Source information:
Predicted 3D model of a 72-nucleotide RNA (transfer RNA) from a Patescibacteria group bacterium. The coordinates come from a structure-prediction model, not an experiment, and the mean pLDDT is 81. NCBI's taxonomy places the organism under Bacteria, Bacteria candidate phyla. It matches the Rfam family "tRNA". Rfam links the family to the GO term triplet codon-amino acid adaptor activity.
RNA sequence: GGAUCUGUAGCUCAACGGUAGAGCAGCUCCCUCUUAAGGAGUUGGUUGCGAGUUCGAUUCUCGCCAGAUCCA
Numbered sequence: 001g002g003a004u005c006u007g008u009a010g011c012u013c014a015a016c017g018g019u020a021g022a023g024c025a026g027c028u029c030c031c032u033c034u035u036a037a038g039g040a041g042u043u044g045g046u047u048g049c050g051a052g053u054u055c056g057a058u059u060c061u062c063g064c065c066a067g068a069u070c071c072a
Stems, first nucleotide, its partner, number of pairs: 001071007010024004018055001026042005048064005
């Protein structure tokens, strides 16, 4: 330098173009002599950045940025 893939909550990951979710973590409460474990509830998102297509984009297209793998 070229090709492919990845980027979504603090972490690990979902989401036919039609209200962005789950588990863990966090917070509150219950239980317990206390802790752990267990139970109930709950907070948390400029979907990497910018533009385009569309009534509507996490999803499709283009550029850029970061990372991984392969080729040279």